[in-house]
């Protein structure tokens, strides 16, 4: 890096360092000096191990491996439905991330 499969309309600091970015891309449209991004510290979840209780499907802990903490994945990139034309609604792909495989 590829590949398989499963989630993706909930969740989550008014803390410290730090200084000017951020949101994947691209078009929007937004967060940001009332301080970006990164780090720590905290927190959320419950995917994978574990540990418990159950015949069992399965529940619970939150120890350990990830992961995640504005906006649905922020929206749209494509195809179909619809519209007088927006506007809606559906499915995808692209991406995120686990978990397994080469």
């Nucleotide at each position: 890096u590829u590949c398989u499969u499963a989630u993706c309309c909930a969740g989550a600091g008014a803390g410290g360092u730090g200084g000017a970015g951020g949101g994947a891309u691209a078009g929007g449209c937004c967060c940001u000096g009332u301080g970006a991004a990164a780090c720590c510290c905290g927190g959320c979840a419950a995917c994978c191990a574990a540990u418990a209780c159950g015949a069992g499907a399965g529940u619970a802990u939150a120890u350990g491996g990830u992961g995640c903490c504005a906006a649905u994945u922020c929206c749209u990139a494509c195809a179909g439905c619809g519209u007088a034309a927006c506007a809606g609604c559906u499915g995808a792909a692209a991406g995120a991330u686990g978990a397994g495989a080469a």
Molecule: SAM riboswitch aptamer (S box leader)
Organism: Proteiniclasticum ruminis